Context: one part of a larger RNA
């Protein structure tokens, strides 16, 4: 831009991807073979790599989450804090994002064949799987599975609303994040739970200051399974998503 208004569902030319493989038991020490070995067929078990989703568990990170702690500087000083030292170190550890984890996937059959094996069968009264003419046949080829796909210019189809109105509808703008380099894309914009905030909670750290007893004291205990607190859960319009514009 186009597909001659719009949302919302979808069809499927076509495109990529997958389709992988080990071992071990059963049949069976069966057939087979003097014996040593030692099985077609078909049935099940475990698992290799390799994909692919997601965190319940196990682990890993978690630089504004608790605590421990050195050396210094400030807040006058105690005591409590806070800055700097790799996040000063150190030990924990939510959500996310991860693997070393957890589930899941190569499954079923069908078509036409390839070596290769038939069936009827003539030229050639025999014979011959071929010349007419039917068949069985492979991890491999076509499908079947999984994503994507109407710029599939042969530009598709359902549905439903609008069709000359300040129309259906979008965008611009705003709060954002299950999306993100920026477009986009999802949630939402007072008819409201989109984000902050506040309440509670889960969940982490481990018993905060303070103050009191005990101890010369460093410390201890008790008040206290406290105190604090970052992303999760859920609840509540207290702030901000306002008036407005723009294409159609």
């Nucleotide at each position: 831009c186009g597909u001659u208004g719009a949302a919302u569902u979808u069809u499927g030319a076509g495109u990529a991807g997958a389709u992988c493989u080990u071992u071990c038991c059963c049949u069976a020490g069966u057939a087979c073979g003097a014996g040593a070995g030692g099985a077609c067929c078909g049935g099940g078990a475990a698992g290799g790599a390799c994909g692919a989703a997601c965190c319940u568990c196990u682990a890993g990170u978690g630089u504004a989450c608790c605590a421990g702690u050195u050396g210094u500087c400030a807040u006058a000083c105690c005591a409590a804090u806070g800055g700097c030292a790799u996040u000063g170190c150190u030990g924990g550890g939510u959500a996310g994002c991860u693997a070393c984890g957890u589930u899941c996937g190569g499954u079923u059959u069908g078509g036409a064949u390839a070596a290769a094996c038939g069936c009827u069968g003539a030229a050639a009264g025999c014979a011959u799987a071929u010349a007419a003419g039917c068949g069985u046949g492979a991890a491999g080829c076509c499908g079947u599975c999984u994503a994507c796909a109407a710029g599939a210019u042969u530009a598709g189809a359902a549905u439903u609303c609008g069709u000359u109105a300040u129309c259906a509808g979008a965008c611009u703008c705003c709060u954002u994040g299950g999306a993100g380099a920026u477009g986009a894309c999802a949630a939402g914009g007072u008819u409201g739970a989109u984000a902050g905030g506040c309440u509670g909670u889960a969940u982490g750290u481990g018993u905060a200051a303070g103050u009191u007893u005990g101890g010369c004291a460093a410390c201890a205990a008790a008040u206290u399974u406290a105190g604090c607190a970052g992303a999760g859960c859920a609840g509540u319009a207290c702030u901000a998503a306002u008036a407005u514009g723009u294409c159609g």
This is a predicted structure of a 248-nucleotide part of an RNA (large-subunit ribosomal RNA, domain VI) from a bacterium. It was read from a public genome assembly. The coordinates come from a structure-prediction model, not an experiment, and the mean pLDDT is 84. Rfam family: Bacterial large subunit ribosomal RNA. Its family is annotated with ribosome and structural constituent of ribosome in the Gene Ontology.